Source information
This is a predicted structure of a 154-nucleotide RNA (Lysine riboswitch aptamer) from a sheep gut metagenome. The sequence is in RNAcentral, with records from MGnify.
RNA sequence: AUAGAGGCGCGGUAUUUAUAAGUAAUCAUUUUUUUGCACGGCAAUGCUGAAAAUGAUGAAAGGAGAUACCGCCGAAGAGAAUGUUCGUUGCCGUGAGCAUUUUCUGGGACGGCAUAUAAUAUGUGCCGUACUGUCACCAUUGGUGGAGAGCUAU
Numbered sequence: 001a002u003a004g005a006g007g008c009g010c011g012g013u014a015u016u017u018a019u020a021a022g023u024a025a026u027c028a029u030u031u032u033u034u035u036g037c038a039c040g041g042c043a044a045u046g047c048u049g050a051a052a053a054u055g056a057u058g059a060a061a062g063g064a065g066a067u068a069c070c071g072c073c074g075a076a077g078a079g080a081a082u083g084u085u086c087g088u089u090g091c092c093g094u095g096a097g098c099a100u101u102u103u104c105u106g107g108g109a110c111g112g113c114a115u116a117u118a119a120u121a122u123g124u125g126c127c128g129u130a131c132u133g134u135c136a137c138c139a140u141u142g143g144u145g146g147a148g149a150g151c152u153a154u
Stems, first nucleotide, its partner, number of pairs: 001154004007073001009072009025057009036047003039093006076105011106132002109129008134146005
């Protein structure tokens, strides 16, 4: 350098299904109020409302399942720093996306705690339990330890 292996293996796209939800929103009537809204705070600017009850109509995004296809085995995920873009303008913060640098994690499952979310689904982080693949050592039908910048073959 090339080609591979782990397995409910990883990620992406499209279609579809349920959930979100009889929720948000709109309309009508009645009542209360004079403010309320534009991610949060301050200032400005713009719009003109806001709340409750009843009735009618009635979504969507993100996340998830299934199917098919694509790219793969640091696949991928998370944290931090810097720069930049978006969310009315300025400042501070915060959220999301992109780029660079850097740190941690072999992999999936289950459980506990925390967090995001409508959610008990699911994702992520930490801890624990056994399992599994790989290498090294001791050795016997197993034991101990390490990490993917690893392991096997050429």